[in-house]
RNA sequence: GGCUCUGUAGCUCAACUGGAUAGAGCACCGCACUACGGAUGCGGAGGUUUCAGGUUCGAAUCCUGACAGGGUCACCA
Repeated sequence: GGCUCUGUAGCUCAACUGGAUAGAGCACCGCACUACGGAUGCGGAGGUUUCAGGUUCGAAUCCUGACAGGGUCACCA
């Protein structure tokens, strides 16, 4: 450098292959419980879906480019 896969909450992952308000677990905060803590239960907060464009009535999802990471092939005396 070519090809290919991935990028979504602090972390790990969903979102039924374009449809209405992007969810879950863990973590975090509050309450209950407890002598205290842990565990458990209930509730809450938390998002530029990597970025910039494009297509569409509608994009996390499709297209183009860029960036970051992984895999693979080649180049480099």